[in-house]
RNA sequence: GAAUUUGAUCCUGGUUCAGGAUGAACGCUGGCGGCGUGCCUUAAGCAUGCAAGUCGAACGAAAGCGGUAGCAAUACCGAUUUAGUGGCAGACGGGUGAGUAACGCGUAGGAAUCUACCUCUGGGCGGACCAUAGCUUUCCGAAAGGGAAGGUAAUAGUCCAUAGUCUCGUAAGAGUAAAGCGAUCAACUUCGCACCGAGAGAGGAGCCUGCGUCCUAUCAGCUUGUUGGUGGGGUAAAAGCCUACCAAGGCGAUGACGGGUAGCUGGACUGAGAGGUCGGUCAGCCACAACUGCACUGAAACACGGGCAGUACACCUACGGGUGGCAGCAACUGGGAAUAUUGCGCAAUGGGGGAAACCCUGACGCAGCGACGCCGCGUGGAGGAUGAAGGCCUAUGGGUCGUAAACUCCUUUUGCCAAGCCGUUCACAGCUUGGAGAAUAAGCCUCUACUAACUACGUGCCAGAAGUCUCGGUAAUACGUAGGAGGCAAGCGUUAUCCGGAUUCAUUGGGCGUAAAGUGUGCGUAGGCGUUUUGAUAAGUUGUAUCUUAAAUACUGAGGCUCAACCUCGGGACUGGAUACAAUACUAUUAAAAUUGAGGAUUGACAGGGAUGCUAGAACAGUAAGUGUAGCAGUGAAAUGCGUUGAUAUUUACUGGAAUACCAAAGGCGAAGGCAGGCAUCUGGGUUUUUCCUGACGUUGAGGCACGAAAGCUAGGGUAGCGAAACAGAUUAGAUACCUGUGUAGUCCUAGCUGUAAACGAUGUCCGCUAGCUCUGUGUUUUUGCACGGGGUGUAAGCUAACGCGUUAAGCGGACCGCCUGGGGAGUACGGUCGCAAGACUAAAACUCAAAGGAAUUGACGGGGACCCGCACAACCGGUGGAGCGUGUGGUUUAAUUCGUUACAAAACGAAGAACCUCACCAGGGUUUGACAUGACACCGUACAUUUCCCAAGAAACUGGGAGAAAUCCGCAAGGAUGGUGCCACAGGUGCUGCAUGGCUGUCGUCAGCUCGUGCCGUGAGGUGUUCCCUUAAGUGGGGAAACGAGCGCAACCCUUGUCUAAUGUUAAAUAUUCAUUAGAGACGGUCCCGUGUUUUACACGGGAAGGAAGGAGAGGCGGACGUCAAGUCAGCAUGGUCCUUAUACCCUGGGCUACACACACACUACAAUGGCGAAUAACAACGUGUUGCUAGCUAGUAAUAGUAUGCUAAUCACUAAAAUUUCGCCUCAGUUCAGAUUGGGGUCUGAAACCCGACCCCAUGAAGUCGGAAUCGGUAGUAAUCGUGGAUCAGCAAGCCGCGGUGAAUACGUUCUCGGGUCUUGUACACACCGCCCGUCAAGGCAGCAAAGUCGGGGGUGGCCGAACUGCGCAUUUUGCGUGGGAGGCCAAAUUCGGCGAUGAGGCUUAAGUCGUAACAAGGUA
Repeated sequence: GAAUUUGAUCCUGGUUCAGGAUGAACGCUGGCGGCGUGCCUUAAGCAUGCAAGUCGAACGAAAGCGGUAGCAAUACCGAUUUAGUGGCAGACGGGUGAGUAACGCGUAGGAAUCUACCUCUGGGCGGACCAUAGCUUUCCGAAAGGGAAGGUAAUAGUCCAUAGUCUCGUAAGAGUAAAGCGAUCAACUUCGCACCGAGAGAGGAGCCUGCGUCCUAUCAGCUUGUUGGUGGGGUAAAAGCCUACCAAGGCGAUGACGGGUAGCUGGACUGAGAGGUCGGUCAGCCACAACUGCACUGAAACACGGGCAGUACACCUACGGGUGGCAGCAACUGGGAAUAUUGCGCAAUGGGGGAAACCCUGACGCAGCGACGCCGCGUGGAGGAUGAAGGCCUAUGGGUCGUAAACUCCUUUUGCCAAGCCGUUCACAGCUUGGAGAAUAAGCCUCUACUAACUACGUGCCAGAAGUCUCGGUAAUACGUAGGAGGCAAGCGUUAUCCGGAUUCAUUGGGCGUAAAGUGUGCGUAGGCGUUUUGAUAAGUUGUAUCUUAAAUACUGAGGCUCAACCUCGGGACUGGAUACAAUACUAUUAAAAUUGAGGAUUGACAGGGAUGCUAGAACAGUAAGUGUAGCAGUGAAAUGCGUUGAUAUUUACUGGAAUACCAAAGGCGAAGGCAGGCAUCUGGGUUUUUCCUGACGUUGAGGCACGAAAGCUAGGGUAGCGAAACAGAUUAGAUACCUGUGUAGUCCUAGCUGUAAACGAUGUCCGCUAGCUCUGUGUUUUUGCACGGGGUGUAAGCUAACGCGUUAAGCGGACCGCCUGGGGAGUACGGUCGCAAGACUAAAACUCAAAGGAAUUGACGGGGACCCGCACAACCGGUGGAGCGUGUGGUUUAAUUCGUUACAAAACGAAGAACCUCACCAGGGUUUGACAUGACACCGUACAUUUCCCAAGAAACUGGGAGAAAUCCGCAAGGAUGGUGCCACAGGUGCUGCAUGGCUGUCGUCAGCUCGUGCCGUGAGGUGUUCCCUUAAGUGGGGAAACGAGCGCAACCCUUGUCUAAUGUUAAAUAUUCAUUAGAGACGGUCCCGUGUUUUACACGGGAAGGAAGGAGAGGCGGACGUCAAGUCAGCAUGGUCCUUAUACCCUGGGCUACACACACACUACAAUGGCGAAUAACAACGUGUUGCUAGCUAGUAAUAGUAUGCUAAUCACUAAAAUUUCGCCUCAGUUCAGAUUGGGGUCUGAAACCCGACCCCAUGAAGUCGGAAUCGGUAGUAAUCGUGGAUCAGCAAGCCGCGGUGAAUACGUUCUCGGGUCUUGUACACACCGCCCGUCAAGGCAGCAAAGUCGGGGGUGGCCGAACUGCGCAUUUUGCGUGGGAGGCCAAAUUCGGCGAUGAGGCUUAAGUCGUAACAAGGUA
């Protein structure tokens, strides 16, 4: 810096990622070289080899060899080798990190010390003597080894002499040493190396001290050699280092003691730095050497490759006894994710011994193995377009891999082959030259975002991916594969760990009103911080100088390897520590002063501050008595309850306990909790006024102490009312609740305990500073005012994520304390402290999630509020729901009953018309380039195309056979078009997906809304505008206003209709009227009056007048904003994808869509007298339609209709009779002269065809039904109701649909309620938006932790007993010893602490669709 909480926003806050690093490991891959590096795990065990020896110039001796002499034995000499005695070195070098929280380490100092080898100085080196190993002999033993006897040497050992320097001692004085060997030489001598004592140096070692050095207080007290002193001992050396005695000290909240973890450092990694983490390789120090203890030798050890003892383990054994220690180098076994060769050499560097040659050296130098890391090089270079082939994609045109390849020319690093050279010595390495040959050499990860890089196919919440958010349910850039692309490259990814990002422990550099976070309040200890002036000191502070801060590392300048890594040299740095000198502003210390901070005295006033006692009235309950009678009480409604044994009500008297109306308030007091009738007494604090006094006495406050509501506990009282628990009555599906009736504890008092609250201003205390206005309490003042308290407002500034805060700060600063660090687990477990108990305080972890949260925004929602509207309710009229029938749907049935729609917004809907067709369904029969389109190829044929008829089978389609009619266009011709057959591309699909889509439609809703530009406000989402007031049918208009304008909607424009004018008039007798057509006029709250509203001139409303055909939108239509419902439709059409292709395509016959116990929806007809029937023709329409048609008239028929025939391509003819209505007559309240279903018979029409399955006519039949339960629908005027009539579809079929006119009402008080909608506001834990969210028990699976009888193991101590090596003391002693004390360890005992397992128990977390309820979020339905 980014991703991730949300619909979006800002903040808080966690999680995750991008970077760097590693002694790494794993996966895939792997050409070379250089330099580094390599058991992080079991300080587990170790076969084998090597890792420390050397000196013959210290010593005697032995062996074989050579020489001389000798006959020989033998003697002497020489060089070599060697065990032993002796000297020096084995305390270095090398390994490891177990232990250690310590003077262990780091740093800076110190005094009471030692020091072999080395250097320097100046001395000495005389004499005497005793043994012993080796060796020889012998004995024991398996071995390891040991014993005895004999004899021998020294630079081994002892004694004497000497002693200036040395040690002791005040002094006098006393004491202490030595060794030789070699070379030269004939010999002396000389020289070299040794030796002794002394002094000095260098280097090394020991000791002491200041400071620094991890986590834990759920470790708070620790300590008896402990702290100090004296005497003694002891050490190289100071010291309780040890011991005896004396004293009682010493350490500790600045963290003792205990527990856990850990070698420390130079440095390494990271980081801007401050820091954080680490301490492998290299270097310094420490510790350790199987574990434990101990000493010896020595200059140095309590000793890795020395010793003694114990323990464990392993090996040998003749069973008697012995031996061993890889945390040296290799190697092995085991462990583990994991870490190398039983290599070469002392050539170099270094070490030991030696006079030296030289010997030894797994230190070291090299090589080997490992991409483990860093660095370098290479896998070719130049040209090369037909943009090859091939792959992949594709809008089929092409694009891309891609100059990439092929091909041409060139080069030779690395590797291969061959020859030679160099380094004084040379293990290993190195260098030069030549040759052939593009030859021997590229992978890994990623491609949704973070994060550079995209397409295709496969898969279909599967398989899988994933660091986080997440991806996958049929179009996956997220899985798998391919192509392509991106990144890095002999490597690339993954995993693990550390730092960073993380300002997410915040010194630099955070916070605490609401996000996590102010202790409930005060007093006060330690500590922190602290007013003014002057002097002194110089601790802090500042400056200068010196010493130190090892080397390496890091930085920097050079240099060397061909470069780099790497290495070498120089420089500065190493922020630290110490010392000396100086400065004195500030802090500090000290001395002296001051008054403003703080406190005190003095005078009055104020107030529910606290405690004790006394007391008052109202109310309530009870008791007694009177009056009085049937109810009272209670609720949403009731019931339980009380009452005729007299309640309730009312009157009087008495008794009792608790609480104090009015005053009363934004008011007062108190540290907080809290405090309220009145009076008295005692008592605390505060404010104000005057004058004086003290002189910084202050502030904060870890621990500590005190106070601390309610509930609760203990003991004793008290108990009127109220009232947990409990009982009863209701409510309810249930009701362990809400409501009602009773009612115990409690509430009250006294004495104690508890110590917590949303103990809240969710705001710690104190001090200073920073605009105002206003209300209020107290004091003072003549007043303006002032001081101290309590409130309000607020654009001062400022702060804040916002809300908000704002002199009572959440502003600007200072001091001190407390607290926080993601959510859950959990304020829980364990431990501790307190408590009588309840419980309180302190306070984790495992595990789990990617969020949890704050404020604000827009919506949606609310059994929140306000306002408004609508046939929404109300009022009125008529229906539906009951009957019969029609139609549609569900269900059922069926071979099929095709499909869709199916809350409002499906159900006389798609369908403006299913007998066949339609048709998609079923049964059966048939066809396969197809019923239809386009293209290609081949063939056929002469009149082919087209079409008719006949025969056979058949249900038909169709198959087979036969016969005829007729015969096109272009072109001179060839040929072509049209045609048939075959074959190939393809056709075809009412198959699927309306959740892939277009288009169209429904709905909210003809509701009045939905937005934009610029500006302004806000960190932002957003707001403003569009809110407010008045008004409207309307976001309609006006006013105001940080808005000004605009767009889509509203309205208007358009059509019909109502009035008039003008013109025209075909079909007419006529155009005068009606009528028709065309063009105009008219209406706009325009005029006037009264009233009302806001402030008005303006706007609007109410009432009225005039005029007018019409008056307040005249009436009706058309017209549907942004959007919502994954609403409807792939079956109207179009269309992506997918599926079928002798079938899911096409043709045909028959059937089905018309089924039928039932349920629903919409209609029709009725139930009758406002009626039915008959008659009279007695009247009056409009819209429309008609040549495949409408049909007059006439004739026939009871009729449906038929026959015949006329007019009309329509203002001409026809459909066409309008009906209700009117008049007359009958019927007289009944299942009827109502109603017409159903059924029987007979017909008509359409049509190939009316059986399933049409309509109509006639005769007969004459069902239910007497106005319809709960519920529900339509309608506000030419409307409802009622009456007929036309049209589309259509061969035929209308109770449906769309139109038309005739007759023609009733009612609206009003907006409380129901439904729907709009605006504003409010709450919200909702945003898939209340059909939302969400809690707990129970049931099931999983996980981790807690408790738990017990059980197993580890740690450290205590007491007792035993007690090795070794050792202190005493005694004895030639030696060996004896006694006593210490002592590793072992055994026993009682405790303690830490951990493992654990039947079972209680809780927690978690797991798409379990059970029961509905606790919370809205007034969440009882806040």
Predicted 3D model of a 1423-nucleotide RNA (small-subunit ribosomal RNA) from a metagenome.